The RNA shown here (small-subunit ribosomal RNA) has 1398 nucleotides and comes from an uncultured bacterium. It matches the Rfam family "Bacterial small subunit ribosomal RNA". Rfam links the family to the GO terms ribosome and structural constituent of ribosome.

[in-house]
RNA sequence: UGGCGGUGUGCCUGAGAUAUGCAAGUCGAACGUCUUUUUGCCGCAAGGCAGAAGGUAGUGGCGGACGGCUGAGUAACACAUAGGGACUUACCCCUUUUUGAAGGAUAGCCCAUCGAAAGGUGGGAUAAUACUUCAUGGUAUAGGUACCGUAAGGUAUUUAUUAAAGAGAUUAACUUCUCGAUAAGGGAUGGACCUGUGGCUUAUCAGAUAGUUGGUGGGGUAACGGCCUACCAAGUCUACGACGAGUAGCUGGCCUGAGAAGGUGGUCAGCCAGACUGGAACUGAGACACGGUCCAGACUCCUACGGGAGGCAGCAGUGAGGAAUCUUCCACAAUGGGCGAAAGCCUGAUGGAGCAACGCCGCGUGCAGGAUGAAGGCCUUCGGGUCGUAAACUGCUUUUAAAAGUGAAGAAUAUGACGGUAGCUUUUGAAUAAGCACCGGCUAACUACGUGCCAGCAGCCGCGGUCAUACGUAGGAUGCAAGCAUUAUCCGGAGUGACUGGGCGUAAAGAGUUGCGUAGGUGGUUUGUUAAGUGAAUAGUGAAAUCUGGUGGCUCAACCAUUCAGACUAUUGUUCAAACUGGCAAACUCGAGAAUAGCAGAGGUAACUGGAAUUUCUAGUGUAGGAGUGAAAUCCGUAGAUAUUAGAAGGAACACCAAUGGCGUCGGCAGGUUACUGGGCUAUUUCUGACACUGAGGCACGAAAGCGUGGGGAGCGAACCGGAUUAGAUACCCGGGUAGUCCACGCCGUAAACUAUGGAUACUAGCUGUUGGAGGUAUCGACCCCUUCAGUAGCGUAGCUAACGCGUUAAGUAUCCCGCCUGUGUAGUACGAUCGCAAGAUUAAAACAUAAAGGAAUUGACGGGGACCCGCACAAGCGGUGGAGCGUGUUCUUUAAUUCGACGCUAAACGAAGAACCUUACCAGGGUUUGACAUCCUUGGAAUUUCUGUGAAAGCAGAAAGUACUUUAUUGGACCAAGAGACAGGUGAUGCAUGGCCGUCGUCAGCUCGUGUCGUGAGAUGUUUGGUUAAGUCCAUCAACGAGCGCAACCCUUGUGAAUAGUUGUAUUUUUCUAUUCAGACUGCCCCGGUAACGGGGAGGAAGGAGGGGAUGAUGUCAGGUCAGUAUUUCCCUUAUACCCUGGGCUAGAAACGCGCUACAAUGGCUGGUACAAUGCGCAGCGAAGUCGCGAGACGGAGCUAAUCGCAUCAAAACCAGUCCCAGUUCGGAUUGUAGGCUGAAACUCGCCUGCAUGAAGUUGGAAUCGCUAGUAAUCGCAGAUCAGCAUGCUGCGGUGAAUACGUUCCCGGGUCUUGUACACACCGCCCGUCAAACCAUGAAAGUCACCAACACCCGAAGUCCGAUUCGUCGGCCUAAGGUGGGGGGGAUAAUUGGGGU
Repeated sequence: UGGCGGUGUGCCUGAGAUAUGCAAGUCGAACGUCUUUUUGCCGCAAGGCAGAAGGUAGUGGCGGACGGCUGAGUAACACAUAGGGACUUACCCCUUUUUGAAGGAUAGCCCAUCGAAAGGUGGGAUAAUACUUCAUGGUAUAGGUACCGUAAGGUAUUUAUUAAAGAGAUUAACUUCUCGAUAAGGGAUGGACCUGUGGCUUAUCAGAUAGUUGGUGGGGUAACGGCCUACCAAGUCUACGACGAGUAGCUGGCCUGAGAAGGUGGUCAGCCAGACUGGAACUGAGACACGGUCCAGACUCCUACGGGAGGCAGCAGUGAGGAAUCUUCCACAAUGGGCGAAAGCCUGAUGGAGCAACGCCGCGUGCAGGAUGAAGGCCUUCGGGUCGUAAACUGCUUUUAAAAGUGAAGAAUAUGACGGUAGCUUUUGAAUAAGCACCGGCUAACUACGUGCCAGCAGCCGCGGUCAUACGUAGGAUGCAAGCAUUAUCCGGAGUGACUGGGCGUAAAGAGUUGCGUAGGUGGUUUGUUAAGUGAAUAGUGAAAUCUGGUGGCUCAACCAUUCAGACUAUUGUUCAAACUGGCAAACUCGAGAAUAGCAGAGGUAACUGGAAUUUCUAGUGUAGGAGUGAAAUCCGUAGAUAUUAGAAGGAACACCAAUGGCGUCGGCAGGUUACUGGGCUAUUUCUGACACUGAGGCACGAAAGCGUGGGGAGCGAACCGGAUUAGAUACCCGGGUAGUCCACGCCGUAAACUAUGGAUACUAGCUGUUGGAGGUAUCGACCCCUUCAGUAGCGUAGCUAACGCGUUAAGUAUCCCGCCUGUGUAGUACGAUCGCAAGAUUAAAACAUAAAGGAAUUGACGGGGACCCGCACAAGCGGUGGAGCGUGUUCUUUAAUUCGACGCUAAACGAAGAACCUUACCAGGGUUUGACAUCCUUGGAAUUUCUGUGAAAGCAGAAAGUACUUUAUUGGACCAAGAGACAGGUGAUGCAUGGCCGUCGUCAGCUCGUGUCGUGAGAUGUUUGGUUAAGUCCAUCAACGAGCGCAACCCUUGUGAAUAGUUGUAUUUUUCUAUUCAGACUGCCCCGGUAACGGGGAGGAAGGAGGGGAUGAUGUCAGGUCAGUAUUUCCCUUAUACCCUGGGCUAGAAACGCGCUACAAUGGCUGGUACAAUGCGCAGCGAAGUCGCGAGACGGAGCUAAUCGCAUCAAAACCAGUCCCAGUUCGGAUUGUAGGCUGAAACUCGCCUGCAUGAAGUUGGAAUCGCUAGUAAUCGCAGAUCAGCAUGCUGCGGUGAAUACGUUCCCGGGUCUUGUACACACCGCCCGUCAAACCAUGAAAGUCACCAACACCCGAAGUCCGAUUCGUCGGCCUAAGGUGGGGGGGAUAAUUGGGGU
């Protein structure tokens, strides 16, 4: 959200409690009585006798042990399967026997009586197929005897004991028949008992058990049996898991899976168990009994308080619990069951209906035509597209629906709950009938709007921070469909527990060793035998249902049927085979061991012993230091150190040899000698004859540190004390120094105990070294050389490996055995247990959290890693900045506004090559609204010019002049004005939406590609290496060969020469100059080095090894800068964020920073004189001569559109004289006053210049920091752009003109190779722990609480059994329940506390 039908299913939780009704009765043909109706006979009647039909309580029989429900318990012979022998079985079937005689009671009933009731008590009478006795005795039971048999037992015989019931029908009657009754045998069915095998978890449960295990006697049972009892013996089970704990009904089957398997046991069927909880027996064929009994307990109900009653886990139903599960229905018509001779009665079994989309299956919600592709919605590039033939409309159909009619099968003679149901026929009319999820990838399906890391989504990855296919809504699309989606669970994918079918060097994983070795597993060669494993054939079982194939029935399907076939992978019996494995027997020698002869060795244990060195002590000599460090200090020393000589003491360790060497099982072992002792190797092939390999548990060994007891103590040296270092320094460094290190004995039992590689055996290329043997060869001999065995190392083939790597000492190929692993964290932790003196060790989880953790390799980046190289990077020098005043920019502050941008290098004299108005974007005020600007439309007017009023101006209002060009003579094109709307406009936002352009690393030498080759791959190679260069420049080599973008060159300029042309240049040939074109430089030549590339030197030359300078900037990096230069996406404003105007502001000022100018003076200032440039610019311009002014400047106007004229004396430093004499000065010029000049409508805020006067700070600048390698730095002036005016800035130009570079250790930046990496947003990375705050789960904890199973003792109902009995009862054994007690076990909870996770 919801139309219909068929078919199935429906308390998974509280085996919790249950109102009400129903679920087991039946038989009069077993019996006596009572009663109703009725018939016959007798009787006058009352009534009596006999009978028929029906019913009832009781006695009696059979059945209530079936059917129905549930799954609590149970880990068990409970279940499954295959077997067994010592049993029983009512009703049923077959065979056989008998059914004779007799007796006494009792219920019902009547009387009396007690109780509220339930229910009793006493007296009296009565029947039976009820009960009892006698007879018979086949049979059965018990005993005896004889015979057979080894025995078990069998046969015959004898003694004792042991049965029964009648009823009905029929007949005139005898009789006959039916149903019963009794005793045996057999069958069938059901049941009981025993055994093999099979199926859960846990060892953090390792020992359990006294009726326990067996025997004998007795008892008991239907039957075997310690089933029970007395006595005797001491057994029995267990690592192939006993005992304990937890969980669980088992199976056929069901779900998943290719299978092997994993999960599960609802419906249906088989078995078991239970019936409020616990115990017990009775009756009976059968029970220890769901709707029976007794007792105890809990609970509920009734009560007159004395006492009683009850058990839905039967069908419905109720409330409770829970996420959750139905009607207090109909009928015995069918199928079954009980009773009965039968009719029949009973039956919540069963057959049906009802409720629920709970599952499966089927059907429908219409079909055909229909384009101006309607309206409407949504999107849009505005053209259109899409919903969409979809709708409307036209025609058709009627499954379903509604109404009416008819109407089954299920039934056998009759009998139908379902049911007037299914089905069939007719009528009506598209009429009654569509939703849910999803649309980023996985995964089928996309757009718009809203939102803006918010709201939200999410299975995993992840989405959302202003353009969201991922959120929400809408349109559309997709999927499924009366459903759809979510959640939970199981299997699959998962080869992720690996039997099929995995692994353990580094990812998780080889125990420290395997020395000794138990159980177990595995095992050399040959022969024979056996038949346990194995194989074949055959027979039985493996219930039915289910499953597979076929066939059939409901219209199909689901569903159902099938005396069709198969399967159920299993198990049992019999027969056969004998290769292999196993058993038995016999043998063998190659595995293994022994013997003999040799060999090497830090193998082990104990004792003895040696020298060097350190330290200490004694004595001598000797004097001021020693020691120590990066530098110092603490420390030792004039009380004589250090140094040196001699002597003594004591402890520990053993230089050289010495090694990828040797030995040992690992740990480990090193002076020498001796004693004892273990193992190994080689050779001979003498002996034994598989004796072997591995090895759970177990025993043993096991570095260092540590522990205990007793020694010892030279050096070293945790802790500790001082001194340093440091922000601190509980460290590193220094001076001291205790445990300890050493020995003996005893513990501990762990290490990166590592080859991170368990052991054994066999096989599979080699090469090289080394140790120890043996053999050969050689030699006089020692070497050398060859072969072989055992070790130990380095490479390497095949193969293996994710790669790294391993590679006869395997991580290769195989076999056997053991150990171990299963995402990460929690955690090798907690709890428990064992060990330990302790420290602690061993064993060893979970909750919870999480999408990764991890391995190997790759490319980068990084490193206070390494190697090499470069750069004004350092060093060597020269001059500055930082201090002063001023100019200018920025921050901050202020303001109505101080417009905006730029922020380390790579912002800050930057955009701005020039803010008084303008610019101008900002502020205040005054105005405009199709607009200052563009296009289109309509109307009018040429355009245009002048004037008046008002106003701060913009503007507003008016007046006058003017009447052009073109035309097919309507008009058209500019232009102006008015009007209407489309639109204009925006220096408004986003440089993190963009284009373009630019900065930077960096003019650093790098960045890539094609083909080939290598690698599973990412990638590598090329591009590495050796040289060389400024250079990935070139050379050589090389699994690479080539190529591209960069480098270089080509371009411009400058330096030399030549040629040509020369005006406006030169008086003039030359020269200079200007312009154009050439030449020249290429390691070309010589010497030396080098394979080469190239390097060093020299000659010549204007210039020499890129001659100097410029332009030129690879792939990329910085989300670098710019939306305010322009362009541009999207968003925003539209009488305003647009436009116009006046005035103001961008020029403010406590403070801080950047870039500069001028100085602080004598290498100087001032005065006078005298020289020498280059680049440029000029018509709204440069402006000459001349005149005026102290000067700025003014007047003037020649010349020049420029090699001609002008700026422009072309300059200043320089040079030559004079003066000043070290001072805040004749330095320095700020500041201020005053008088002028220029530009410009305008110089107040706010321009520049000049004269006179004034004369501040400043005496070379702290920490720090910048530039520069030659015509450079430094210093001096000149020009230009912008520009009305305004430069200390910028861009150019020339004049004068240095110093220094040993060198690459260090600082900074960069390049190449290499190395490490847990980094990749790439070290401004990543990341550890405490602390603070919050949450989560968990351990401990004084205790508290309920529970579980045992144990000891007390008491002890009912009841069986035993005993006693006066027959009324009493006693005893056992036991449920109850009580007391101390321990054990798991669980919940707890102040506080521990660690863990987020």